[in-house]
Model confidence (mean pLDDT): 84 of 100.
The RNA shown here (small-subunit ribosomal RNA) has 1379 nucleotides and comes from an uncultured bacterium.
């Protein structure tokens, strides 16, 4: 001392949660000892049972017992003596009862109670105290009784009546008494109002008890005064909430008389007067016992009031009194109530909020325990007797402190456990093992203090001490994703669960279980529950209200608050100092005792902030007394304005009325309709009528408190400024109630009624329109008197006062002369220093620095609702919650995406154009159906002639069904064995088996290579996850972007840079600028092609010599030309010139094969799409191993109602068919390409030259040109099918091309919608690769013929820069509302 949570991210504002502390607790897992301390918070339910208040025989009489003593009788015996019995008197013992003295204290409880109940301070001149101390007097002398006990009688009993007798320290007279009481007077002296206090004297009044003891004496008694203790009663200050409780109160205030108490006092009565309480909160209502003091907290507070300690109440609920010194009495009494025992039914008994202890409540609180030895305490002269007060044990980890569960040493770093990248890593020096040690516990033995001389200890055989033995007996709970210390694994799969906030968990959970390992506390840990804290989130210390929640719609204005400048006084606030109190305990700081602590002590200190009393001071503040002008307000003279209220007046417009002229429409709307209009509308002319509202001036104008306020005159009010300083002398601010005003709508009543126009009609739009547009139209809109009392009544900014740099405009008014751009006032605007502020902003008209007063606010929803209450005719207004519910709502700026926003720009993106594609037929590819199986993949753009550059087997993953199971394929090891492979024969659909024949190399002579079978380890998998990866691809897009240093700005996210003017195909470039550079990207470098040179010259090539053919570069031979394929040249906005800022650049123009990046290609920035591939591969996790692996035969991928994508072919005449007859580019060839030649109508066939290639073939192009055909389902079109054949290949049935002949389908230019392309492009013709035995309408190139179109950028799509909103950030496919 903070920390987590709203966003994508930031600030700031708010709420909600955590980490700390504590408890009379509880619940979960666990549990070794001790000390000290606690322990029914709920039912102030109910209570069985035992205990808790007695005690005195030295106050009294009896009764019971008795010891020594006297008596009599009897017996026995010598008299006497003994025995025995009986009777008297008794010392000593017990004790009902009468008396005295305690039961009013001790303990227990908190239900009442919001109060003099407590706490504090004070008073009582209003008052009482038994037993205690202390003083001083004093105790003469009689009386009647009465329980007890006896008898009688009632009763079930409890317990009562009746007769008789008897004591006292019981009771009652009389004497004597005082400084007591009563009365009524005079004195002193005090005092604080009635009055107090000393002394005097009259007169009346009142006492007593006696025990004990040889005795001195002791204990008691009785008056009376003083002290001590204990009460009682006043009275000042404090002492929870609610105003949705505003009025309350008849004994109520007060007074006089009585009366009653210890005492005052309406305490109580009679009587008189009408007080008294209250917004400083009365009453009412809810809630509680109050303190000392604990608990928290830096504090100031907050919360609680067990235990211990004061006071208060209450004692089974409510009521009286009695007895007393003291009650209105927890273990007394009397009456009701409800409950519970007894009864004989008539009538009695009873009160555990006393200590155990039951029962019931509840989450929850202990033993029917031992002494009175100790302390206290009641009675007693005293021995003692009582004491569930107390002292002790007991039961509970409830709490707090303590103490132990072992210490050294020990690494093969053990085994097990966990994990692994298999290598290790960890548990872990932990363990075993080795040595010590013995606190607690255990046995043994001793054995206390607690009690001051002597016996007499519950606790206790206890604490302590000694002795023995042996590491023996003794460790759990959280927790472990952040917050917050502390990770793996495995299991589950949005399931089971977690959770304090945020949140995990949908197959790779550090967040669930579990298991290892770890962190933290520790005889505990953890959770609940509640206070405090943190929270400055109720702000006094210490917050805010402009936008976050918060300024009242404005004004006047009582009470309160607050208040100018000097003199003086007081001293009530204040500051100082003293003294009294603030009980003790508790807390702090010293000291000391239990081994230490915790606990305890302490005639040690300090605190204890408060209260109360007495001094001093006199700055401040109050108060009282005089002054002053500057604040205030008043007068004198000007000003100013849509300031208000009353009244008259004026035009223009609308609409309406009547005539006029005029003729088919008007009017409306995005289009339309309803509507009006030939009975004359609309339109225009004239003249009437009515209501309403003022164009133009007119504006960051002006005026009012605020609402508001606009044509003109005029009356009659108000008010602001402004100068003068004449008068008043603080008379001011600001207000809670109060009372006034207060837009539109609404409300009454009565008037008015043009316009406009809720409600309603109707016509439109729509899916539907109870809207939005249009056509009428009623309330109202206007006046006048009421009412209502609210608005985003807003600067969303309450009022007054001073103070704090500047600049500009504007209204208004002032002096005076400096004539204006000066000066000084009051308004009313804009930009801005400081400061302020979360930021945007505000800024002398403050949201800045300060003072004063009001009023509001404390997360968000519920809700400004419900209820009460108040106001209103009503409508409704105005006060204004709660339950439940969220973890946010919300604000201000960021950077982003997104608008049917704006701005500039681009693209074959429109537009212009051309050719398709949607109809047909088949071909192909998908989906869908279907099947054993139709094997997986691909899904808008960017799947669907896509993986597949070619499924009859094969491929080949799927289907059937036959087989193997260390395997089809790889490495190792160990053991037996053998060449390895061919061929042959046999079963068998094959895979396979079975048999037979042939059949090795190196060698250090041990073996190795190689293969075969056995057995382990393993192999294998086109099995899953592309949402676990790698690599690779598509895509926006060849779009101009996307960043980064390091300065600068911002409180940050971030911003500048990149934005701005131009320009560009281009973030291309130039110029500007807090920016300055630099990267990845554009461009360029690379290739192809288009001119050109130059080297080279065979397989190409022939111009120009020479030879030769039927005829060809055919040959000599040439290197010019084509060409081939290495090398350079050429293209730079480079000249010119016009526009631009003279730049960048653009427009023309020269030359030039080519010109402004010449043409295509390769090349693809940062990222986006959990795009797409686990099936090309690579690969983690999971799974499967006589299978999901392999092997083999068949089948299937080729299925077919049906859909949709791409393509071929046409649909004809720019065609068809016939025939003639040029000219290419590029490419491929040896398991090949194949020429000329035969044969076949032909598809091939048969032979077979050439040619590993600028050589030979493949190889013909199509087009071009003639000729026919004449618009028809045809000589167009070819599908279908039938026969015949022909290739490739083990094999053409499913399911291959091709070739004849012969059939000849559907289509006559395609419906909504839709594609491509801007030039050597489209369009159209062919031609070669590749994959391939064999099969192309595909796809991959490559030449030939060769076009139209582009105003242009309004729109539709994609982009891209700037700004603009924004309740979106998963980003508009968004978020969200309502039903």
């Nucleotide at each position: 001392a903070g920390a987590g949570u709203u966003u994508g991210a930031u600030c700031a504002u708010g709420g909600c949660u955590c980490a700390g502390g504590a408890u009379a607790a509880a619940c979960g897992c666990u549990g070794g000892c001790g000390g000290c301390g606690c322990a029914c918070a709920u039912a102030a339910g109910a209570c069985a049972u035992g205990c808790a208040a007695g005690u005195c025989g030295a106050a009294c009489g009896g009764a019971c017992u008795u010891a020594a003593c006297c008596g009599a009788a009897a017996u026995g015996u010598u008299u006497a003596c003994a025995u025995u019995u009986u009777g008297g008197a008794g010392c000593g013992g017990u004790u009902a009862g009468u008396g005295g003295c305690g039961g009013a204290c001790u303990g227990g409880u908190g239900a009442g109670u919001a109060a003099c109940a407590c706490g504090u301070a004070a008073g009582c001149a209003a008052c009482c105290u038994g037993c205690c101390u202390g003083u001083u007097a004093g105790a003469g002398g009689g009386g009647a009784a009465u329980a007890a006990c006896a008898g009688u009688g009632a009763g079930a009993a409890a317990u009562c009546a009746u007769u008789g007798c008897u004591a006292a320290u019981a009771c009652c007279g009389c004497a004597u008494a005082u400084g007591c009481c009563a009365u009524a007077a005079a004195c002193a002296c005090c005092a604080c109002a009635u009055g107090g206090u000393g002394a005097u004297a009259g007169u009346g009044g009142g006492a007593a008890a006696g025990g004990a003891g040889c005795a001195a004496u002791c204990c008691g008694c009785u008056a009376a005064c003083a002290g001590a203790u204990g009460g009682g009663c006043u009275u000042g200050c404090g002492u929870c909430u609610g105003a949705u409780u505003a009025g309350a109160u008849a004994g109520u205030u007060g007074g006089u008389g009585g009366g009653g108490u210890a005492a005052c006092g309406g305490c109580c009565u009679a009587c008189c007067a009408a007080g008294u309480c209250g917004a400083c909160g009365a009453u009412c209502a809810g809630u509680a016992g109050c303190c000392g003091a604990a608990c928290u907290g830096a504090g100031a507070g907050g919360u609680u009031g067990a235990a211990c300690g004061g006071c208060c109440a209450c004692a089974u609920u409510g009521g009286g009194a009695c007895u007393g010194a003291g009650a209105u009495a927890c273990g007394g009494c009397c009456c009701a109530g409800a409950c519970u025992c007894c009864u004989a039914c008539g009538g009695g008994a009873g009160g555990c909020a006393g200590c155990a202890g039951u029962c019931g409540g509840g989450a929850a609180u202990a033993u029917u325990g031992c002494a009175c030895a100790a302390u206290g305490g009641a009675g007693g002269a005293a021995a003692c007797u009582c004491u569930g007060a107390u002292g002790c044990a007991g039961u509970g980890a409830c709490g707090c402190c303590g103490c132990g569960u072992g210490c050294a040493g020990g690494a093969a770093g053990a085994a097990g456990g966990u994990u692994u990248u298999c290598g290790g890593a960890u548990u872990g020096u932990a363990a075993a093992c080795u040595g010590c040690u013995u606190u607690a516990g255990a046995c043994a033995g001793g054995g206390a203090a607690g009690a001051a001389a002597a016996a007499a200890g519950a606790c206790a055989g206890u604490a302590c001490c000694u002795g023995u033995a042996g590491a023996a007996u003794a460790a759990g709970c959280u927790c472990c994703g952040g917050c917050u210390a502390a990770c793996u694994a495995c299991g589950u799969g949005c399931c089971a669960g977690c959770a304090g906030c945020c949140g995990c968990g949908g197959u790779a959970a550090u967040a669930c279980g579990u298991a290892g390992g770890g962190a933290g506390c520790a005889a505990g840990c953890g959770u609940u529950a509640u206070c405090c804290g943190g929270a400055u989130u109720u702000a006094u210390u210490g917050g805010g209200u402009g936008u976050a929640a918060a300024g009242g719609g404005a004004g006047u204005g009582c009470a309160g608050g607050c208040g100018g400048u000097c003199u003086u006084a007081u001293a009530a606030g204040c500051g100082u100092g003293a003294c009294g109190u603030g009980a003790a305990a508790u807390g702090c700081a010293g000291c000391g005792g239990c081994u230490c602590a915790a606990c305890c002590g302490u005639a040690u200190g300090a605190u204890g902030u408060g209260c109360g009393u007495c001094g001093c001071g006199a700055a401040c503040u109050g108060u009282g007394a005089g002054a002053c002008u500057u604040g205030a307000g008043u007068g004198u003279a000007u000003u100013c304005g849509a300031u208000g209220u009353c009244a008259g007046c004026g035009g223009a417009a609308u609409u309406u009325g009547u005539g006029g002229u005029g003729u088919a429409g008007c009017g409306g709307u995005g289009a339309a309709a309803u509507g009006c209009u030939u009975a004359g509308a609309u339109a225009u002319c004239a003249c009437g009528a009515a209501g309403a509202a003022c164009u133009c001036c007119g504006a960051u104008u002006g005026c009012g408190a605020a609402g508001g306020c606009a044509g003109c005159u005029g009356a009659c009010a108000a008010g602001g400024c402004u100068a003068c300083a004449a008068c008043u002398g603080a008379c001011g601010c600001u207000a809670a109630a109060g009372c006034u005003c207060g837009a539109a709508a609404g409300u009454g009543c009565g008037g008015g009624u043009a316009u406009c126009g809720a409600a309603c009609a109707g016509g439109a739009u729509u899916a539907g329109a109870u809207a939005c547009c249009c056509u009428g139209g009623u309330a109202g809109u206007c006046c006048g008197c009421a009412c209502g009392g609210u608005a985003a009544a807003c600067g969303a900014u309450g009022g007054a006062u001073g103070c704090c740099c500047g600049g500009u405009g504007u209204u208004u008014g002032c002096g005076a002369u400096a004539u204006a751009c000066a000066g000084u006032g009051a308004g009313c605007g804009c930009c801005c220093a400081a400061g302020c502020g979360a930021a945007a902003g505000c800024g002398u008209u403050a949201a800045g620095c300060a003072u004063c007063c009001c009023a509001c606010c404390u997360g968000g929803g519920g809700a400004g609702u419900a209820c009460g209450c108040c106001g209103g005719c009503a409508a409704c207004g105005g006060u204004g919650a709660a339950a439940c519910u969220c973890a946010a709502a919300g604000g201000a700026a960021u950077u982003g995406a997104c608008g049917g926003g704006g701005g500039c720009c681009c693209g074959c993106a429109c537009a212009a154009g051309c050719g398709g594609a949607g109809g047909a037929a088949c071909a192909u590819g998908u989906g869908g159906u279907u099947u054993a199986a139709u094997u997986c993949g691909a899904a808008g753009c960017a799947a669907c002639g896509c993986g597949a550059a070619g499924a009859a087997c094969c491929u080949u993953a799927c289907c059937a069904g036959g087989g193997c199971u260390u395997g089809a394929c790889a490495u190792a090891u160990a053991c037996a064995g053998g060449a390895a492979u061919a061929g042959c024969u046999a079963a068998g659909a094959g895979a396979u088996u079975a048999g037979u024949u042939a059949g090795c190399u190196c060698u250090u002579c041990g073996g190795a290579g190689c293969c075969u079978g056995u057995a382990u380890a393993c192999a294998g998998g086109u099995g899953g996850u592309g949402c676990a990866u790698g690599g690779u691809u598509g895509u926006c897009g060849u779009c101009a972007g996307c960043u980064c240093g390091u300065g600068u700005c911002g409180u940050g996210a971030g911003a500048u840079g990149u934005u701005g003017g131009g320009u560009u195909a281009a973030g291309u470039c130039c110029c500007g600028c807090a920016a300055c550079g630099a990267g990845c990207g554009c461009a360029a470098c690379c290739c192809c092609u288009g001119u050109c040179c130059u080297u080279a010259g065979u397989u190409g090539c022939c111009a120009g010599c020479g030879a030769g053919u039927a005829a060809u570069g055919u040959c000599g031979g040439g290197a010019a030309c084509u060409c081939u394929a290495a090398g350079g040249a050429g293209a730079c906005u480079g000249c010119c010139g016009g526009u631009g800022a003279u730049a960048a650049a653009u427009c023309g123009g020269a030359g030039g094969a080519a010109g402004g990046u010449g043409g295509g290609g390769a090349u693809g920035a940062c990222g986006u799409c959990a795009a797409a591939u686990c099936a090309u591969c690579a690969u983690g996790c999971c799974c499967u191993u006589u299978a999901u692996g392999u092997c083999c035969u068949g089948g299937g991928c080729u299925a077919c109602a049906c859909a949709c994508g791409u393509a071929c072919u046409a649909c004809a005449a720019u065609g068809g068919c016939c025939g003639c007859u040029a000219c290419a580019g590029a490419g491929a060839g040896a398991a090949a390409c194949a020429a000329g030649a035969c044969a076949g109508u032909g598809a091939u066939g048969u032979g077979g030259a050439g040619u590993a290639a600028a050589a030979c073939u493949c190889a013909a192009a199509a087009a071009a040109c003639g000729g026919u055909c004449u618009c028809a389902g045809u000589u167009c079109g070819g599908a279908u099918u039938g026969a015949a054949g022909g290739c490739u290949g083990a094999a053409a049935u499913u399911c291959g091309c091709c070739u004849u002949c012969a059939u000849g389908a559907a289509g006559c230019u395609g419906g909504a919608a839709u594609u491509g392309c801007u030039a050597g492009u489209a369009a159209u013709g062919g031609c070669a690769g590749g994959u391939c035995a064999g099969c192309a309408u595909a796809c991959u190139g490559c030449c030939g013929u060769g076009a139209a179109u582009a105003c242009g950028u309004u729109c539709c799509c994609g982009g891209g820069c700037c700004u603009u909103g924004c309740a979106c950030a998963c980003a508009c496919c968004g978020c969200c509302c309502g039903u």
The RNAcentral record of the sequence draws on ENA.